[in-house]
Predicted 3D model of a 1482-nucleotide RNA (small-subunit ribosomal RNA) from an uncultured Hyphomicrobiaceae bacterium. Model confidence (mean pLDDT): 85 of 100. It matches the Rfam family "Bacterial small subunit ribosomal RNA".
RNA sequence: CGGAGAGUUUGAUCCUGGCUCAGAGCGAACGCUGGCGGCAGGCCUAACACAUGCAAGUCGAGCGGCCGUAGCAAUACGGCAGCGGCAGACGGGAGAGUAACACGUGGGAACGCGCCCUUCGGUUCGGAAUAACUCAGGGAAACUUGGGCUAAUACCGAAUACGCCCUUACGGGGAAAGAUUUAUUGCCGAAGGAACGGCCCGCGUCCGAUUAGCUUGUUGGUGAGGUAACGGCUCACCAAGGCGACGAUCGGUAGCUGGUCUGAGAGGAUGACCAGCCUCACUGGGACUGAGACACGGCCCAGACUCCUACGGGAGGCAGCAGUGGGGAAUAUUGCGCAAUGGGCGAAAGCCUGACGCAGCGACGCCGCGUGGGUGAUGAAGGCCUUCGGGUCGUAAAGCCCUGUCGGGUGGAACGAAUCUCCGCCUUGCUAAUACCGAGGCGGCUUGACGGUACCACCGAAGGAAGCCCCGGCUAACUACGUGCCAGCAGCCGCGGUAAUACGUAGGGGGCGAGCGUUGUUCGGAUUUACUGGGCGUAAAGAGCGCGUAGGCGGUUCGAUCAGUCGGAGGUGAAAUCCCUCGGCUUAACCGAGGACCCGCGUCCGAUACUGUCGAACUUGAGUGCAGGAGAGGAGAGCGGAAUUUCCCAGUGUAGCGGUGAAAUGCGUAGAUAUUCGCAAGAACACCAGUGGCGAAGGCGGCUCACUGGCCCGAUACUGACGCUGAGGUGCGAAAGCGUGGGGAGCAAACAGGAUUAGAUACCCUGGUAGUCCACGCUGUAAACGAUGGAUGCUAGCCGUUGGCGAGCUUGCUCGUCAGUGGCGCAGCUAACGCUUUAAGCAUCCCGCCUGGGGAGUACGGUCGCAAGAUUAAAACUCAAAGGAAUUGACGGGGGCCCGCACAAGCGGUGGAGCAUGUGGUUCAAUUCGAAGCAACGCGAAGAACCUUACCAGCCCUUGACAUCCCGGUCGCGGAGAGCAGAGACGCACUCCUUCAGUUCGGCUGGACCGGAGACAGGUGCUGCAUGGCUGUCGUCAGCUCGUGUCGUGAGAUGUUGGGUUAAGUCCCGCAACGAGCGCAACCCUCGCCCUUAGUUGCCAUCAUUUAGUUGGGCACUCUAAGGGGACUGCCGGUGAUAAGCCGGAGGAAGGUGGGGAUGACGUCAAGUCCUCAUGGCCCUUACGGGCUGGGCUACACACGUGCUACAAUGGCGGUGACAGAGGGACGCAAAAGGGCAACCUUUCGCAAAUCUCAAAAAGCCGUCUCAGUUCGGAUUGGGGUCUGCAACUCGACCCCAUGAAGUUGGAAUCGCUAGUAAUCGCAGAUCAGCACGCUGCGGUGAAUACGUUCCCGGGCCUUGUACACACCGCCCGUCACAUCAUGAAAGCCGUUUGUACCCGAAGUCGCUGUGCCAACCGCAAGGAAGCAAGUGCCGAAGGUAUGGAUGGUGAUUGGGAUGAAGUCGUAACAAGGUAGCCGUA
Repeated sequence: CGGAGAGUUUGAUCCUGGCUCAGAGCGAACGCUGGCGGCAGGCCUAACACAUGCAAGUCGAGCGGCCGUAGCAAUACGGCAGCGGCAGACGGGAGAGUAACACGUGGGAACGCGCCCUUCGGUUCGGAAUAACUCAGGGAAACUUGGGCUAAUACCGAAUACGCCCUUACGGGGAAAGAUUUAUUGCCGAAGGAACGGCCCGCGUCCGAUUAGCUUGUUGGUGAGGUAACGGCUCACCAAGGCGACGAUCGGUAGCUGGUCUGAGAGGAUGACCAGCCUCACUGGGACUGAGACACGGCCCAGACUCCUACGGGAGGCAGCAGUGGGGAAUAUUGCGCAAUGGGCGAAAGCCUGACGCAGCGACGCCGCGUGGGUGAUGAAGGCCUUCGGGUCGUAAAGCCCUGUCGGGUGGAACGAAUCUCCGCCUUGCUAAUACCGAGGCGGCUUGACGGUACCACCGAAGGAAGCCCCGGCUAACUACGUGCCAGCAGCCGCGGUAAUACGUAGGGGGCGAGCGUUGUUCGGAUUUACUGGGCGUAAAGAGCGCGUAGGCGGUUCGAUCAGUCGGAGGUGAAAUCCCUCGGCUUAACCGAGGACCCGCGUCCGAUACUGUCGAACUUGAGUGCAGGAGAGGAGAGCGGAAUUUCCCAGUGUAGCGGUGAAAUGCGUAGAUAUUCGCAAGAACACCAGUGGCGAAGGCGGCUCACUGGCCCGAUACUGACGCUGAGGUGCGAAAGCGUGGGGAGCAAACAGGAUUAGAUACCCUGGUAGUCCACGCUGUAAACGAUGGAUGCUAGCCGUUGGCGAGCUUGCUCGUCAGUGGCGCAGCUAACGCUUUAAGCAUCCCGCCUGGGGAGUACGGUCGCAAGAUUAAAACUCAAAGGAAUUGACGGGGGCCCGCACAAGCGGUGGAGCAUGUGGUUCAAUUCGAAGCAACGCGAAGAACCUUACCAGCCCUUGACAUCCCGGUCGCGGAGAGCAGAGACGCACUCCUUCAGUUCGGCUGGACCGGAGACAGGUGCUGCAUGGCUGUCGUCAGCUCGUGUCGUGAGAUGUUGGGUUAAGUCCCGCAACGAGCGCAACCCUCGCCCUUAGUUGCCAUCAUUUAGUUGGGCACUCUAAGGGGACUGCCGGUGAUAAGCCGGAGGAAGGUGGGGAUGACGUCAAGUCCUCAUGGCCCUUACGGGCUGGGCUACACACGUGCUACAAUGGCGGUGACAGAGGGACGCAAAAGGGCAACCUUUCGCAAAUCUCAAAAAGCCGUCUCAGUUCGGAUUGGGGUCUGCAACUCGACCCCAUGAAGUUGGAAUCGCUAGUAAUCGCAGAUCAGCACGCUGCGGUGAAUACGUUCCCGGGCCUUGUACACACCGCCCGUCACAUCAUGAAAGCCGUUUGUACCCGAAGUCGCUGUGCCAACCGCAAGGAAGCAAGUGCCGAAGGUAUGGAUGGUGAUUGGGAUGAAGUCGUAACAAGGUAGCCGUA
């Protein structure tokens, strides 16, 4: 015996911080569902209004009378209203009021007390009335008037009085009731007790200071009155007090407590049920009676409301139990019974008792039980999912075997009952008595609402009995379909825009279970108000700074005291509850008994360390005196000029000056600027000057004088805790600003002009007024900052510096010490950054301040101010964050280093023209689709006349042009030709050729075709933002990472940074790192040199031969194509650090990656592609599929990209005819020859090609032209042809003749290229029937330039700032416009509440009067006393009038605020944010 956390701010991290969740509880309500029982609870709202019934009566043993029954009667028994007694002050209900001695707790003195108990004493003698009743009236009624009779335990008098009360202490006063069977009981006085009540006090008891002053019977005294009693409780007089920052007064809210809920506790919230106290009873006031009330079911008055009425007048009070209406989310029966418990009355029987005991209703709660148990695998059917195999619901079901709780039926059947009374017996008192009676005991009779209930037995049958919520994370539990930012969900974060575990449904699963969820509310978690147990440098938070009041805290020693503190004892702390133990209901809930607890308060006794108080002393805290010291400390007066600005005078001098990025406004020929001398004025005080000094802070800087505050050091004497802090208070307090009066050189808000700009109410420029200065007064704020309150003590050091003192000596140094002021740094602290004897460390004391962001330092109110405004200071509403520090990136109109045809230096282009081609746009029936900055645009498309083709129009087909399966038929299947209609597909009809394979010989099997049905085919339809694959791009940039270790709370860092170097994260060195991987490089291909091998179709030096390497021959060379070698900073010198490397050189065909190619890290762009292909999902299925004809993709006012050809002489034309490489070729390339001006045609030698062929290379060279729109240029157009092809109209290419446009080198701008490159020249190939200015390759000729890295673009590394992280194409501010919401102001209007003054004044108590009336007493009588009524006075509720305060609602209009996918204007802030930003002020 007792403490759990999670989600959410970020790209990620740590912290701060709010929001939210998981728990428990409830007098609950709502939704869905619902078998039984026990126990408990059930109008939280309208203290709203109530129909009806009941809830307080009883006593004949107090009294008279009346009635009934019996009786002849006396009388007996029973009943009734009245007089009288007791009780109606309890019991029952409610919580409106109340912040208070109301309650709780503990005390106190000046009191009362019916019934009950104990004790003492008494109970005598008289009297007068009155109700009932009767008679007569009034009234609708309620009720009431008068006359007459009568009783009492009703009323009155007298007597008596131990004790009682009053008293001037002498004296005075005051009682009673009887009944009766004689035993009891009642009555009176007094004392005591018990229980109860009244009063007083200490302490405790909500929020607001935007409530700071309140009070006149107020505070006290004296006296009196009054009360049961003390008391200003009331009155008269006197005094002027009393309360309050320890919160008076005022406002708001509220019954208080035991307890209840929660919590580890401390606390917080609450005050249903049960119990104690208080208060109330339609609202307000009042008294009467009584022991007790100012009285729930009594009275009087006033008011509101309701009812009756004959209109004259009356009646009523459910906040008792039921019940009704109403309100509300919501809360029950007009039940039974007094059998039990308790109460009232009574002697008792008994009566009364909506207290109470029970039943009824509702899962409202707690507790218990059940809805079956065992077995059962074809893992049934069915559902759901599926990768189609299966999985799952699932031993679940069915089936078989059992059991019988609850519910149902039948039967039995309680406890709760003990009494009282009565009967019998016994004891005892009284008595003559064993009658009677009283007291006690034993036995007996009787009494049950619940209820024929609990409980028990039997019968019967698995038969009648399961739902609710949830399944994205928190938080246990997942799939399918539907939906498509819709519908919806949501506690927070957040889901939903076509693959949703988050919506809806289903299957499955999880949780709880006669319940389960939701809502509301309380505590918890929340250490998120922090006493336990928080903070304030930067997250919210140190007052701008002093002085100082109250208060808080306080040095050393001794003594006293014992208030705090500690110990003990006894008192109290109601019961119930909580806890422990035991017991009773079958268990439990529930109930009973005992214990513990109630942490508190008060009393007594004791202890004396500490704190307090008192006393005495001390010196170290603090202060005073003495000797010195430094200083921009303050304030006043005076003085100063080295230098400067401006104005003015004068001289010299001439055309500009000034200003800026560039200008202009401005000044200047009336002489400026410049320069020289002089005068004046104002402001500020260079150098010294210093992380130097002084001051509390703000702040203080020329010099001198006098005044003055504080500080430091040294030695020493004195005082003796005199101290620290400091709510309120008070003073000081930059700049701006305000008032009055001065002053005014410069500067300079406002303002004016000039620029800039899209605009420019700005930045820049020229001017310029307040102001800045002085005096006096106000304001009182600043990023008033060290963003760090003050004081004291303690806790390593090192290095500077200021002031003082001391010591040492070598006399200008060292050491020591105190007080300041800086830098670094250990321990420690911190979220980190950082702080670190000048703490943000370790401690103590005091003050101030904070509690999510916004709204807002705002509104209202108060205070201050001349104003501006300052100070104090909210709420509604809204958000799920706002923030701090640090990390990684990205970015910067930040910095450093470096690279790249990036710039520069060059060469040639594009942009202008014509044409080609692609795109946009437009048009169209269609102009199919895609690509969109770089990285779309001669791109997909390596080639649209049909086809392609996806588009459009029209005509056709529907198991389909294509695949698999099934049924039937045929084996005339297939091929070729050709006819008719038609645009064709297709339809109809015909001819010729051909005669499938296996075989068990069966139309059996396969194959093919035709017909048919259905599964299905088909889709260039959608989604590249569902995907695979492929590709582009940064970028061939040098980067991107990992393991282990180390550092950091962590994200992360380190490595990878640094110094060199490189093309390179290439290498070297250093280093808390050591290694490794993907990239770089190399390995691969190709070109360049050499060698080896091989020698046809290649080659030919030597030999022979030919027109010809043609042939023989050869393989040396070239070449071909296979394999090798070669290059590695290897060698030398210099440089560097002796390294890596760099520079130069040698050798070499080649030299520092030799040239080129292939090769593309981690990743980025939701980059591109569903129209290459593949593929999920969705969609179409006589069509979004398929076929065909024709058209379109080829359009054309325009715009752009990419090219070609040119503009000409480096050229055109003519001639000549030399030299390549790499390719292609059979549906082909085609020689030669012939024809044609030519395209081309005819014909066919050769060649599947180192053999044949395309094939002519072109630029070149020679000649001519001579600067013209030309002998340039070739567009366009006319005519005529060729070729391909079914077909060149739309819409091919080429040829010939003719035509001969624009164009004379191209604005702004822009592209490529660093060497065999650019430029220029031609050749070939793919696609392809045909079509090439495009593309891809090939070779020929063959330059110029690079100083360099400032700038533009892109990139790499390091660093810096950041409010960015969708990452600057970022973020983000304010006005305006629209919508919604809450709120402030507002002429007013309407309530509520409270104060003051006055008026009116009910009932009623009290006082006064004594006109009227009057039985008891006095008196012979008259009359008196007393009383009643009446009158009157004070007080006095409601009401009225007037005027204040507070508070609420509403209000035209108006102010700002908040929120809201796509509105307008700008660009303020974040980077140097493009004028650094921010604070105060105008």